[in-house]
RNA sequence: CGGGGCGUAGUGUAGCGGUAGCACGAGUCUUUUGGGAAGAUUUAGCCCGAGUUCGAAUCUCGGCGCCCCGA
Numbered sequence: 001c002g003g004g005g006c007g008u009a010g011u012g013u014a015g016c017g018g019u020a021g022c023a024c025g026a027g028u029c030u031u032u033u034g035g036g037a038a039g040a041u042u043u044a045g046c047c048c049g050a051g052u053u054c055g056a057a058u059c060u061c062g063g064c065g066c067c068c069c070g071a
Stems, first nucleotide, its partner, number of pairs: 001070007010024004018054001025043006047063005
């Protein structure tokens, strides 16, 4: 310098253009002498900007970051 992939909650990971899910974690409560385990409930997210569209996490363009391949 060129090509490709990825970016979603504190962590990991789904999500055919139409309400953003799951697991772990964290808070509160119940249960226990206490802890662990179990149950109920709450918490918290689409990397940034623009475009297309009635509607964008999803499609397009640019930027940023990470990984891989080539030179």
Transfer RNA from Candidatus Wildermuthbacteria bacterium RIFCSPHIGHO2_12_FULL_40_12, 71 nucleotides, folded computationally. The organism belongs to Candidatus Wildermuthiibacteriota, within Bacteria. The sequence was found in a public genome assembly.